[in-house]
RNA sequence: AGAGUUUGAUCCUGGCUCAGGAUAAACGCUAGCGGCAGGCCUAACACAUGCAAGUCGAACGGUAACAGAAGGAGCUUGCUCUUUGCUGACGAGUGGCGCACGGGUGCGUAACGCGUAUGUAACCUACCCAUAACUGGGGGAUAGCUCAGAGAAAUCUGAAUUAAUACCCCAUAAUAAUUAUUUUUCGCAUGAUUGAUAAUUUAAAGCUUCGGUGGUUAUGGAUGGACAUGCGUGACAUUAGCUAGUUGGUGAGGUAAUAGCUUACCAAGGCUACGAUGUCUAGGGGGUCUGAGAGGAUGAUCCCCCACACUGGUACUGAGACACGGACCAGACUCCUACGGGAGGCAGCAGUGAGGAAUAUUGGUCAAUGGACGAAAGUCUGAACCAGCCAUGCCGCGUGCAGGAUGACGGCCCUACGGGUUGUAAACUGCUUUUAUUUAGGAAGAAACCUUCUCACGUGUGAGAAGCUGACGGUACCAAACGAAUAAGCAUCGGCUAACUCCGUGCCAGCAGCCGCGGUAAUACGGAGGAUGCGAGCGUUAUCCGGAUUUAUUGGGUUUAAAGGGUACGUAGGCGGAAUAAUAAGUCAGUGGUGAAAUCUUGCAGCUUAACUGUAAAACUGCCAUUGAUACUGUUGUUCUUGAGUAUAGUUGGAGUAGAUGGAAUGUGUUGUGUAGCGGUGAAAUGCAUUGAUAUAACACAGAACACCAAUCGCGAAAGCAGUCUACUAAGCUAUUACUGACGCUGAGGUACGAAAGCAUGGGGAGCGAACAGGAUUAGAUACCCUGGUAGUCCAUGCCGUAAGCGAUGAUUACUCGAUAUUGGCAUUUAUGUCAGUGUCCAAGCGAAAGUAUUAAGUAAUCCACCUGGGGAGUACGAUCGCAAGGUUGAAACUCAAAGGAAUUGACGGGGGCCCGCACAAGCGGUGGAGCAUGUGGUUUAAUUCGAUGAUACGCGAGGAACCUUACCAAGGCUUAAAUGCAGAACGACAGGUCUGGAAACAGAUUUUUCUUCGGACGGUCUGCAAGGUGCUGCAUGGUUGUCGUCAGCUCGUGCCGUGAGGUGUCGGGUUAAGUCCCAUAACGAGCGCAACCCCUAUCCUUUAGUUGCUAGCAGGUAAUGCUGAGGACUCUAAGGAAACUGCCCGCGUAAGCGGUGAGGAAGGUGGGGAUGACGUCAAAUCAUCACGGCCCUUACGUCUUGGGCUACACACGUGCUACAAUGGCAGGUACAAAGGGCAGCUACAUGGUAACAUGAUGCUAAUCUCUAAAACCUGUCUCAGUUCGGAUUGAGGUCUGCAACUCGACCUCAUGAAGCUGGAAUCGCUAGUAAUCGAAUAUCAGCCAUGAUUCGGUGAAUACGUUCCCGGGCCUUGUACACACCGCCCGUCAAACAAUGGAAGCUGGGGGCACCUGAAGUCGGUAACCGUAAGGAGCUGCCUAGGGUGAAACUAGUAACUGGUGUUAAGUCGUAACAAGGUA
Repeated sequence: AGAGUUUGAUCCUGGCUCAGGAUAAACGCUAGCGGCAGGCCUAACACAUGCAAGUCGAACGGUAACAGAAGGAGCUUGCUCUUUGCUGACGAGUGGCGCACGGGUGCGUAACGCGUAUGUAACCUACCCAUAACUGGGGGAUAGCUCAGAGAAAUCUGAAUUAAUACCCCAUAAUAAUUAUUUUUCGCAUGAUUGAUAAUUUAAAGCUUCGGUGGUUAUGGAUGGACAUGCGUGACAUUAGCUAGUUGGUGAGGUAAUAGCUUACCAAGGCUACGAUGUCUAGGGGGUCUGAGAGGAUGAUCCCCCACACUGGUACUGAGACACGGACCAGACUCCUACGGGAGGCAGCAGUGAGGAAUAUUGGUCAAUGGACGAAAGUCUGAACCAGCCAUGCCGCGUGCAGGAUGACGGCCCUACGGGUUGUAAACUGCUUUUAUUUAGGAAGAAACCUUCUCACGUGUGAGAAGCUGACGGUACCAAACGAAUAAGCAUCGGCUAACUCCGUGCCAGCAGCCGCGGUAAUACGGAGGAUGCGAGCGUUAUCCGGAUUUAUUGGGUUUAAAGGGUACGUAGGCGGAAUAAUAAGUCAGUGGUGAAAUCUUGCAGCUUAACUGUAAAACUGCCAUUGAUACUGUUGUUCUUGAGUAUAGUUGGAGUAGAUGGAAUGUGUUGUGUAGCGGUGAAAUGCAUUGAUAUAACACAGAACACCAAUCGCGAAAGCAGUCUACUAAGCUAUUACUGACGCUGAGGUACGAAAGCAUGGGGAGCGAACAGGAUUAGAUACCCUGGUAGUCCAUGCCGUAAGCGAUGAUUACUCGAUAUUGGCAUUUAUGUCAGUGUCCAAGCGAAAGUAUUAAGUAAUCCACCUGGGGAGUACGAUCGCAAGGUUGAAACUCAAAGGAAUUGACGGGGGCCCGCACAAGCGGUGGAGCAUGUGGUUUAAUUCGAUGAUACGCGAGGAACCUUACCAAGGCUUAAAUGCAGAACGACAGGUCUGGAAACAGAUUUUUCUUCGGACGGUCUGCAAGGUGCUGCAUGGUUGUCGUCAGCUCGUGCCGUGAGGUGUCGGGUUAAGUCCCAUAACGAGCGCAACCCCUAUCCUUUAGUUGCUAGCAGGUAAUGCUGAGGACUCUAAGGAAACUGCCCGCGUAAGCGGUGAGGAAGGUGGGGAUGACGUCAAAUCAUCACGGCCCUUACGUCUUGGGCUACACACGUGCUACAAUGGCAGGUACAAAGGGCAGCUACAUGGUAACAUGAUGCUAAUCUCUAAAACCUGUCUCAGUUCGGAUUGAGGUCUGCAACUCGACCUCAUGAAGCUGGAAUCGCUAGUAAUCGAAUAUCAGCCAUGAUUCGGUGAAUACGUUCCCGGGCCUUGUACACACCGCCCGUCAAACAAUGGAAGCUGGGGGCACCUGAAGUCGGUAACCGUAAGGAGCUGCCUAGGGUGAAACUAGUAACUGGUGUUAAGUCGUAACAAGGUA
């Protein structure tokens, strides 16, 4: 110091989450030791038991217990009983001091409670210290004890008697108090102080060892307290008004003291927006945690203050209390009881129950420190010091160290005969001994008091010496022995965040702080191995701060992300021009006081170190006082003119209010003219019209709005304002610089204005027009469209007070480059300048960017308003305004991890532009109708094996299913058929032949049967390891393939632009088939694609080679034929070469290029075909071609065999074939290819058969032999018919292949002769050697269901104006809420489940206030009877009051039948509102 998370990616805004530190913690797992600290945060809930405050005999009367002494009695001669307060002592009692400290808790308290700083001239203070003075005399009681009595007890009553440092009286007395007179000095004032005079009033206690000690009065000090004051010290305004002793005065009372503290009277004040009052919460501070700091949170332990002591009230005593372990009363609760009455208060220390996630021993000692009492010894002290329990925290130590490789065994992992890792880790060797165990020793804390002694001064104080005293504790510590011996876990390992693999699981089980993981290969679940982090701990949970500049003083924002009030005026407040003087409040500096200690920081020191502790310093950023400074701010005075205003003179406008008035249009009415429609729409209909519409003419009336001018314009604070004229009112601007002299700016509350709609009352009502009605549209149409039409729109008056009231931009002031246009004024040399407005473009700057830019969103200043994640929600409740509608103010629970802004790249659009393509159009021929073939779906079946399914499946995988194939089914068998290797064993077989069973496979029987150099070779059999799987996953994969698409695109390097994603290049203007090329250009180049290079084809003047091809000339020969010799000329064959490049010409053009029926040429603008398929898309297809990861089966999901099935058949679809005929059918005749194939083959030729074919025979391993044309052409016939068309179907007979044609082959002959007469909606192919048409060949193959596929040649067209439309594609641009990308996204009702919440008749609590009644204890006041010598008391009584009761309201909380919306929830219903022009912006 940051990181993760919104997106396909980016920048920003913005929330959520994490890493850090901390804790009085708790929980889970684990645990060796020590030191130091801490330990009921919850029920201020209730408490059994013990202890926590006593002491003094040197105040007193005394003597219950103990001891001693003395006396007496009994005797057991040292014991028992007894007497004497005589002594030590001392129960109970009188008296003194203490009990107001110490200890606990945090209920209450928002307060002078606390903190800080002052004041008391308005006060008190026991014990202690200092000073001064005094301490004389007298009196009556009483407790105890004794006696009697009541009661269960607690306790009480009576009688008699007694003491004091208890109580009372008298004396003395001032530097005391009060009163009066006067005086000095001082103070801000009340006043204080000094001196003098006079009057009045009040004291005391004894004890004693005679040294003292105690007592009284007064003053001062110290200590402790009391009161008052300034400042500071929570939340809520959905709490705005509160207050009658209230505020002040006078008199009186009261207090230690001031004071409405109390009371009587008088006055009417006092507090409050700088937050009164109310409600809720809370002890405050030093400090603690965190933070860089400012801050934020907190207030355990320790220290200071306060408050409280079962709850409430009250006083007494006392120096001090309204009193934790005192009193009285009331209440609640608990206990005892003889039922009549009594007792109690752990928020002291232990401890118990309860509550709770949770917090300890009914311990030891007064040894030390401190406290009370005492002269002291001493006693008391749950204060304190110690110990016990708890890893609760902090700190320290240990669990060993060194060597040790065959890198052991085992585990885990892998590419597995091996390697990696655990891992120098272990074993093993050597060493050490902290700690643990045993044994031995053993502290400091202790010095006093006191006792004894010595010394100094002198009857006692001081100094010194010795003695006495330890709970902790036989503890700390030290030594010896022993032996690695006694001692390691927890969490994590997807990213953030250090650390990775295997197995299991399969959106299950589970994890998770956020993002998220898990649906068969999970580094995210569970286990294992390994690793990482920390370590006697480690994790989790909770809480606080931090990160979070995410409340922003330091240190944020408000055009579009949340956020500028609708606008103005203006109150309080805040801020404010120039000069000068004074002052010194703010401000700055010095000094003084204070800021307790502890804590924090630093130095040093003490425990072996540290934590811890001690000591010193620093700090405590604060407050107060005082002295000074005077720039700035403030205050006061005096000036000034530039801010502001006024005046004078012009000028501008659709500024406002009221009134008057005008024409056009519309509607209506009347009267004509006139006739059949009008109107309306995408198209219609409703509607109007023969009772005469629409149209047209004239006249009349009505209401509303003001064309042109008109604009990028003007005015106004905004809303808003438009025919013309008049009256009244307001404003701006300019010029002059005459007047005032800071009069200013902003503006919380407040007031005024405030579109439209709406409301109220009264008018008005032409047009338009919510609601409503009808007609259409539609699946529906409560809409869009049409015909009507009421409120309303208009006027007057009064409400409402809201708008995307927008420039989504508050007001004011100053400053800051330019260009250009325009409105109003002024000046002017007519160029222009200047002031005030209104616009556009642009620089710097700013901004997340878009953008803005003198009319700022720049640079600054002042004031106001507003914001702090999305939803819930501008909702609920409350308050307030309103007639209502509703407005203003304005939450929470709950829920999500986003919501959002700007820009980028894509994709998409029922957005736009440009362009292309058999895309449309123009044509030709088909499909869709028929029959058949074939494939698919469906159905059926034992099985009808599997895959392919929009385009991009369906004559597809399959380029050959009768068996085989074959994967499917039924049945019967085998356990390894085939291949390979190793090891072992036995053997000489196995195989073959024959026979039996069987459907076969197979099983059984029988027969024949090796070599040898004896080492073995060979061969099979058996066993083991190995196999096998067309089983699953194409969503784990390779390879291959389809498609967009042979579309023109897809990218990179460097540079430049942008914060960035990205852009540029690749865009623009042309051009092209093309991102093809040219020009332009912050781009310049390059790559994959395009094109070319490759193959076939078209030409041969050319070269080579001529066999099996060819034959012009020569020769031979035949019935005839290149048949033969020969030849290379030609054709041809097959190798090479040439040829075409817009090269030439004309026109256009800068060029690229385009046009020209141009020339030349075999071919002309890519000549025609083929191969060739960029980056990528579709989780496209294929695990069944093959390969392969993982999973699955192993006497079976493997394998063998027979038979069946893949060929089924109400049906639907795709692709084809044949047809429906005369451009034809049939018969006869005649001619011309190319490319391929051929030895288990093609077969000439001959014969037979009607034919399929058969028989015989020849050639050919092929330019040699062979398989081979049909349309066409010629002639004849048929004559428009279901035919001499068409051939399905069926019957019969055959041929061929093959073990075998039944399921289930092809072909031939005869016979039969179905549908069909050109095919609905719709739809397909094709642009030239193409379509159409005709035949040929081949692969597969025994044969063939081939009408398929792939090739080959023959004949050989028509049409294209053109790009509006349909489909697909490319480029540019635009919008977007899409990015799984429109097959997208997404809204609302209803239905279901769950959650929190509002309202609500009512029910139940709570605290507070008010009124009335009652009223304990008690203070105060009153008081004749009673007691007392008196002081005084009892009794009675008055006021006040805690508490209780009653009542009516308000507030607040819980609950509730019913009810409202809200949120959340993989696959519910209905529609499709929004996002594209979202289909009505």

Predicted 3D model of a 1481-nucleotide RNA (small-subunit ribosomal RNA) from a metagenome. The sequence is in RNAcentral, with records from SILVA. Its Rfam family is "Bacterial small subunit ribosomal RNA". Gene Ontology terms of the family: structural constituent of ribosome and ribosome.